[in-house]
RNA sequence: UUCUUGUAUAAUCCCGAGAAUAUGGCUCGGGAGUUUCUACCAAACGGCCGUAAACCGUUUGACUACAAGAA
Numbered sequence: 001u002u003c004u005u006g007u008a009u010a011a012u013c014c015c016g017a018g019a020a021u022a023u024g025g026c027u028c029g030g031g032a033g034u035u036u037c038u039a040c041c042a043a044a045c046g047g048c049c050g051u052a053a054a055c056c057g058u059u060u061g062a063c064u065a066c067a068a069g070a071a
Stems, first nucleotide, its partner, number of pairs: 001071008009039001012032007024049002033040001041061007
């Protein structure tokens, strides 16, 4: 230096403001989560909501830090 494995974190959760309305389900900001840093998103499929204010599930795809092992 590279690869593999493991740990952290579940690429997760919570809150606020505004926006859309079945041709829709979004945008922005803040916080929690870890020994610690980074990141906290994207896509697909399905469900659900009969016009209201609210979304839900599944699958696939990362980065960063640390530790161990191998070459």
A computed fold for a 71-nucleotide RNA from a Thermotogaceae bacterium, annotated as 2dG-II purine riboswitch aptamer. The source organism's lineage runs through Bacteria, Thermotogota, Thermotogae, Thermotogales and Thermotogaceae. The coordinates come from a structure-prediction model, not an experiment, and the mean pLDDT is 78. Rfam family: 2dG-II purine riboswitch aptamer. A reference for the family is Weinberg et al. (2017), "Bioinformatic analysis of riboswitch structures uncovers variant classes with altered ligand specificity", Proc Natl Acad Sci U S A. Clan: Purine riboswitches. Rfam links the family to the GO term purine nucleobase biosynthetic process.